[in-house]
This is a predicted structure of an 89-nucleotide RNA (c-di-GMP-I riboswitch aptamer) from Firmicutes bacterium UBA5324. It matches the Rfam family "c-di-GMP-I riboswitch aptamer". Rfam's curators write: GEMM was predicted in a large-scale screen for bacterial structured RNA regulatory elements. The sequence was found by an Rfam model in a public genome assembly.

Order: sequence, then C1' cells, then structure tokens
RNA sequence: AUAAUCUUUCGGCAAAUCUGUCGAAGGACCGGGACGCAAAACUAUGGGGUCUAAAGAUGUAAGAAGUCCAUGAUUGCCAGGUUGCGAAU
Repeated sequence: AUAAUCUUUCGGCAAAUCUGUCGAAGGACCGGGACGCAAAACUAUGGGGUCUAAAGAUGUAAGAAGUCCAUGAUUGCCAGGUUGCGAAU
C1' cells in the first nucleotide's frame, strides 16, 4: 500500500414516534427522539421487489364506487456502480 475478516478507541448515521411544513396519496424536509447500522455515505442504475394512484383510461343516462396504470416514492427491501474510515488479525 492492497485485500479479507472484524469492531478496540475516537467517533459517525438515525428506526418507530412527536411538533411544524409540503403533497391527491405514498412519502419527503426542519427540529426533537434512538430501534438499530462497519458503509444505515452517494447513486433510482431505462436491474428486481414493494408502496401510492393525481392526471389518463374504463365504468354510468350523467355521476359515484370500483378496476387498470408511474411519469411519483422507497438506497434503513435486494442487487449493481462510485467513494470513504482503521484499533486488532
């Protein structure tokens, strides 16, 4: 220096949930809060899965309900890609 395993120190992130805001919703953001995480850092990658269904389509006498549908979301669902730390073996 590199790779693998792993977590000793110093640390890092922040689930559920609560306040406020945005949104049709899913969900996201700020602040509080810690379930956990050795990449729980970044990336929706025309990969897979899951969630929502506004617009659109269908439905109807017209509506409503319902059904279909992602261009929306999820990286703390899985995989891929990029990057990073170092006590010990």